[in-house]
Molecule: Bacterial RNase P class A
Organism: Sandaracinus sp.
RNA sequence: CGAAGCGGUCCAGGCGGUCGCUGGCGGGCGCUCCGCGAGGGGCGCACCGCGGGAGGAAAGUCCGAGCUCCACAGGGCAGGGUGCCAGCCAACCGCUGGUGGGGGUGACCCCGAGGAAAGUGCCACAGAGAAUCAGUCCGCCACGCCAUCCCGAGAGGGCCGCGCGGCAAGGGUGAAAAGGUGAGGUAAGAGCUCACCGCGCCGGUGGUGACACCGGCGGCACGGCAAACCCCACCUGGUGCAAGACCGAACAGGGAGCGCUCGAGGACGGCCCGUCCGAGCUCCCGGGUGUGUCGCUGGAGGGCCGCGGCGACGCGGCUCCUAGAGGAAUGAUCGCCAUCGCGCGUCGGUGACGGCGCGCGAGACGAGACUCGGCUUACGGGCUCUUCGACCA
Numbered sequence: 001c002g003a004a005g006c007g008g009u010c011c012a013g014g015c016g017g018u019c020g021c022u023g024g025c026g027g028g029c030g031c032u033c034c035g036c037g038a039g040g041g042g043c044g045c046a047c048c049g050c051g052g053g054a055g056g057a058a059a060g061u062c063c064g065a066g067c068u069c070c071a072c073a074g075g076g077c078a079g080g081g082u083g084c085c086a087g088c089c090a091a092c093c094g095c096u097g098g099u100g101g102g103g104g105u106g107a108c109c110c111c112g113a114g115g116a117a118a119g120u121g122c123c124a125c126a127g128a129g130a131a132u133c134a135g136u137c138c139g140c141c142a143c144g145c146c147a148u149c150c151c152g153a154g155a156g157g158g159c160c161g162c163g164c165g166g167c168a169a170g171g172g173u174g175a176a177a178a179g180g181u182g183a184g185g186u187a188a189g190a191g192c193u194c195a196c197c198g199c200g201c202c203g204g205u206g207g208u209g210a211c212a213c214c215g216g217c218g219g220c221a222c223g224g225c226a227a228a229c230c231c232c233a234c235c236u237g238g239u240g241c242a243a244g245a246c247c248g249a250a251c252a253g254g255g256a257g258c259g260c261u262c263g264a265g266g267a268c269g270g271c272c273c274g275u276c277c278g279a280g281c282u283c284c285c286g287g288g289u290g291u292g293u294c295g296c297u298g299g300a301g302g303g304c305c306g307c308g309g310c311g312a313c314g315c316g317g318c319u320c321c322u323a324g325a326g327g328a329a330u331g332a333u334c335g336c337c338a339u340c341g342c343g344c345g346u347c348g349g350u351g352a353c354g355g356c357g358c359g360c361g362a363g364a365c366g367a368g369a370c371u372c373g374g375c376u377u378a379c380g381g382g383c384u385c386u387u388c389g390a391c392c393a
Stems, first nucleotide, its partner, number of pairs: 001389005007384005013337007021053002024050004028045007055365001059376002062374005067240001069238002074273004079236005084098005099113001100111004114231002119229002121225003137171002139167003143163003149158003179197006198220001199218008244294003253285006265277004301320008339362010
């Protein structure tokens, strides 16, 4: 210097001026109600002052919860979720650390991680053959036959081909071919034998554990897929702020079915059991009212420091209050500075390149709506660490 590592972390422009918008608090003004009065309440006005006013993702709506309601309290089945170990957390499909596996030269990154001997199912096509110990297309080897042809003086031998037998090692097909590498052995081969690896069983050591390592025995074969159905273990009510609560206002009925304590109907997510409420319910046709107030922001909250921990985090102390709209406010403009890109000049350097000055330009992704913890996606810039490569000294 180039390339790379979603390595780690920070920001999402700063300061000042002018004009404008908005919510809270305190005042002021106007109208009105209550009150003997003091005073209190309601509505309005942008009139004054003070403080505040958009994100790291506010997005997606993929998870989890706080909170709400289903009157109270259940059991089972089904459904759903998770799936190596240990830990963190309010919880989670999250996070941290580790184990095992995969990718990469590496820094690092990724994982769909229980069970295939409980059962069922699938492995297309190609290929000879795709899982009870299978299979021979090409091929290798032995024996026999063997015209022409080739070698040879000859005997004889060789090539091609055929018959019969052996092989499953080599090649091909395929995502995958019935353990791998090497050696021996054999007519040629084969765990046939041996060494190492792998696999199975047994034991030991270390570790909380997932597992790792060591030793012994055994030639040992029944592959893969569960993000196929399934089995196993653990967890699990539903609904959602358009939840829900309060106030106010208005109306028009008609028909059918069942029932009135011998229980119609209803609630408890689906089903069953069970429990409870219950004198009126259910269905069809038709009509009427309202869009007000609360919920609505002080939180599993933020910051700093100390201690513990590899870490996620935990404990303690001090400190702070940072939108609360209700068709939806936070904007416009000017100046200076910063950052980034490009160009010019100048200085330094062996060089790659860097410093300074000037000019022009730029500003990514993108705006709450009950709140919070995650995940995923989009994207501009700074600082720093590490890996690989090249060049120079």